[in-house]
RNA sequence: GCAGUAAUAGCUCAACUGGUAGAGUGCUAUCUUGCCAAGAUAGAAGUUGUGGGUUCGAGCCCCACUUACUGCA
Numbered sequence: 001g002c003a004g005u006a007a008u009a010g011c012u013c014a015a016c017u018g019g020u021a022g023a024g025u026g027c028u029a030u031c032u033u034g035c036c037a038a039g040a041u042a043g044a045a046g047u048u049g050u051g052g053g054u055u056c057g058a059g060c061c062c063c064a065c066u067u068a069c070u071g072c073a
Base pairs, nucleotide, nucleotide: 001072002071003070004069005068006067007066010025011024012023013022019056027043028042029041030040031039049065050064051063052062053061
């Protein structure tokens, strides 16, 4: 220098061909217990890496860029 893959909740990851973004874990509150742990219920937490484009509608399609990893030279 060229090519490929990845970037979504604090963390680990989903989201079937474009149609309201979810789970586990963690966190907060309450219940249970003499206390802790465990368990139960409820809740909060996201401008889907950045900037544009296409579309009635984009996590998903197109372009550029950033970061990480892999391969080739």
The RNA shown here (transfer RNA) has 73 nucleotides and comes from Candidatus Riesia sp. It matches the Rfam family "tRNA". Rfam links the family to the GO term triplet codon-amino acid adaptor activity. By type it is a transfer RNA. The prediction has a mean pLDDT of 81.